Large-subunit ribosomal RNA, domain VI from a hydrothermal vent metagenome, 271 nucleotides, folded computationally.
[in-house]
Context: one part of a larger RNA
RNA sequence: CGUUGGAGAUUUGAGAGGUGCCGUCCCUAGUACGAGAGGACUGGGAUGGACAGACCUCUGGUGUGCCGGUUGUCGCGCCAGCGGCAGCGCCGGGUAGCUACGUCUGGUUCGGAUAACCGCUGAAAGCAUCUAAGCGGGAAGCCGUCCUCAAGAUAAGAUCUCCCGGAGGGUUUAACCCUCCCUCAAGGCCUCUGGUAGACCACCAGUUUGAUAGGCUGGAGGUGGAAGGGUCGUAAGAUCUGAAGCUAACCAGUACUAAUCGGCCGUGCGU
Numbered sequence: 001c002g003u004u005g006g007a008g009a010u011u012u013g014a015g016a017g018g019u020g021c022c023g024u025c026c027c028u029a030g031u032a033c034g035a036g037a038g039g040a041c042u043g044g045g046a047u048g049g050a051c052a053g054a055c056c057u058c059u060g061g062u063g064u065g066c067c068g069g070u071u072g073u074c075g076c077g078c079c080a081g082c083g084g085c086a087g088c089g090c091c092g093g094g095u096a097g098c099u100a101c102g103u104c105u106g107g108u109u110c111g112g113a114u115a116a117c118c119g120c121u122g123a124a125a126g127c128a129u130c131u132a133a134g135c136g137g138g139a140a141g142c143c144g145u146c147c148u149c150a151a152g153a154u155a156a157g158a159u160c161u162c163c164c165g166g167a168g169g170g171u172u173u174a175a176c177c178c179u180c181c182c183u184c185a186a187g188g189c190c191u192c193u194g195g196u197a198g199a200c201c202a203c204c205a206g207u208u209u210g211a212u213a214g215g216c217u218g219g220a221g222g223u224g225g226a227a228g229g230g231u232c233g234u235a236a237g238a239u240c241u242g243a244a245g246c247u248a249a250c251c252a253g254u255a256c257u258a259a260u261c262g263g264c265c266g267u268g269c270g271u
Base pairs, nucleotide, nucleotide: 001152004175005163006162007161008160009159010158011157015149016148017147018146021049022048023047024046025045026044027043033038051106052105053104054103055102059100060099061098062097066093067092068091069090070089071086072085073084074083075082076081110144111143112142117137118136119135120134164270165181166180167179168178169177170176182268187265188264189263190262192206193205194204195203212258213257214256215254216253217252218251219250221247222246223245228241229240230239231238232237
């Protein structure tokens, strides 16, 4: 820009893409078969490998914004307590998120048309013949069934809902032109707060009729027993106060802070 007024939702599916794998064990059954050795078809059940998708409850990894330990050195006057630097100084753990080594799920099934092939009926050709007419069966393959995208599918689809004026004049009577008054809808965008989204854009949640982010409060989870003080010990240290103190991204609550105030687009019933 188009989709024959504009708008908000929900959709149909032409078409396109994806998936499509292979074992082992058990029962049927030591049955059929076979002298024996051996050993099924079929049907049912269980469980794997690789591959693929999704996810983070569990198990792990990461987690330089969390907690703790510790070396050297410098600083805060000293002690104590802290901070800086040394690859996060090194080391032990670890929330969210992201992840695989973790978890769940998938291939199936069923229907249709077929290939090789197997058949029925059956002539040409009194026989025979699956084929010439006609009819049936038959693959991991084909078309559907399952998953994803999809109306720029220009043949531009469908459904629901919402929104929108009066008068006068001209004329080639048209989906026309001009003038005046009124109107600026539904809805959308910008701005701003953000994340389940993300390179940007877009998308999604909000914008005071508000829990969108921050803060605060509570909780979860993490770390692992703070500082100060008391007691014991010459001391290193131990112990009590006390599962203490601290705590990121998590879960809630709460308008304290910031989403203030605003601006723009979009018209008037549509051959």

RNAcentral holds the full RNA, with entries from SILVA. The prediction has a mean pLDDT of 86.